[in-house]
Context: one part of a larger RNA
Molecule: large-subunit ribosomal RNA, domain VI
Organism: Pseudomonadota bacterium
RNA sequence: CGUUGGAGGCUUGAGGGGAGCCACCCCCAGUACGAAAGGACCGGGGUGGACCAACCGCCGGUGUACCAGUUGUCCCGCAGAGGGGCACGGCUGGGUAGCUGACGUUGGGCAGGGAUAAGCGCUGAAAGCAUCUAAGCGCGAAGCCCACCCCAAGAUGAGGCCUCCGCUGGCGUCAAGCCAGGAAGGCAGCAGGAAGACCACCUGCUACGAGGCGGCACGUGUACACGCAGCAAUGCGCUGAGCCGAGCCGUCCUCAUUCGCCGAAGG
Numbered sequence: 001c002g003u004u005g006g007a008g009g010c011u012u013g014a015g016g017g018g019a020g021c022c023a024c025c026c027c028c029a030g031u032a033c034g035a036a037a038g039g040a041c042c043g044g045g046g047u048g049g050a051c052c053a054a055c056c057g058c059c060g061g062u063g064u065a066c067c068a069g070u071u072g073u074c075c076c077g078c079a080g081a082g083g084g085g086c087a088c089g090g091c092u093g094g095g096u097a098g099c100u101g102a103c104g105u106u107g108g109g110c111a112g113g114g115a116u117a118a119g120c121g122c123u124g125a126a127a128g129c130a131u132c133u134a135a136g137c138g139c140g141a142a143g144c145c146c147a148c149c150c151c152a153a154g155a156u157g158a159g160g161c162c163u164c165c166g167c168u169g170g171c172g173u174c175a176a177g178c179c180a181g182g183a184a185g186g187c188a189g190c191a192g193g194a195a196g197a198c199c200a201c202c203u204g205c206u207a208c209g210a211g212g213c214g215g216c217a218c219g220u221g222u223a224c225a226c227g228c229a230g231c232a233a234u235g236c237g238c239u240g241a242g243c244c245g246a247g248c249c250g251u252c253c254u255c256a257u258u259c260g261c262c263g264a265a266g267g
């Protein structure tokens, strides 16, 4: 820009893409078959490998400052206690959310239908026989079409359904049309996001959207001060303490206030 008024939501599926794997074990059955040795078809049940997808409840990883321990040095401090900076995140031990698998979990290939290939047949002439073929008909593949999953109406053949708005004023040769306001609605802006390179998408904009605060969870692992014991290092008590990013719930304390722009006529 188009889709022949303008919008919001939900869809149909032309067409396209993805997937499509294999092995072993058990039953049927030591049956059919076979002298024996051996050993099935058909059908049913189970397990596994590789591959693919999704996810983070579990098993783990990461988690750059969430907690603790600790070395050197500098600083604040009373030559203190306690803190802070730097040293790869100083080093070390753990670890929430999120992300994640070489290691976790779940799921997938199925079943079924249609038309067929090689092949197997029925009926059957030409050619009194025979013949699956010439007319006609039936079976028959991991393959083809559908079925399963995803995209999808720019499918210009531009589809369908539901809902909302379809007004006012001015100019005009009152004709085509033009201008202004402006409906539903949209945009922009702002607070953000399990969305994201940007854009887009999603939530919120007076309300719990984000932050703060409160509570809880999770994680660290028993803070500081004080008391007691000890010459001291240190230990014990208060104490599962103190601290605690992203998690959950609550609460208008803070910021999203306000303002602006676009936006409707054909037969």
Base pairs, nucleotide, nucleotide: 001154005165006164007163008162009161010160011159015151016150017149018148021049022048023047024046025045026044027043033038051108052107053106054105055104059101060100061099062098066094067093068092069091070090071087072086073085074084075083076082112146113145114144119139120138121137122136167181168180169179170178171177185262186261187260189205190204191203192202193201209255210254211253212251213250214249215248216247219243220242226237227236228235229234